[in-house]
């Protein structure tokens, strides 16, 4: 300095064509145990890395930044 991929929940990650943002471990109650572990059922927890366009409507589509990673010079 040029491309290219990633950023979604406390962690790994889905998310179809643009149309209410999930799912496994974790969490926090409750049931059950004399009590922990297993197990069962409910709950909480997201400015979808930041800005900005388009569009009735954006995590999805462009632009531009920023962090990681990777290929080129």
């Nucleotide at each position: 300095g040029g491309g290219g991929c990633a950023u979604u929940a406390g962690c790994u990650c889905a998310g179809u064509u643009g149309g209410u943002a999930g799912a496994g471990c974790g969490g926090u109650u409750g049931c059950a145990u004399c009590g922990c572990a297993c197990g069962c059922a409910a709950c909480a927890g997201g400015u979808c890395a930041g800005g900005g366009a388009u569009u009735c409507g954006a995590g999805u589509u462009c632009c531009c930044u920023a962090u990681g990673c990777u290929c080129c010079a």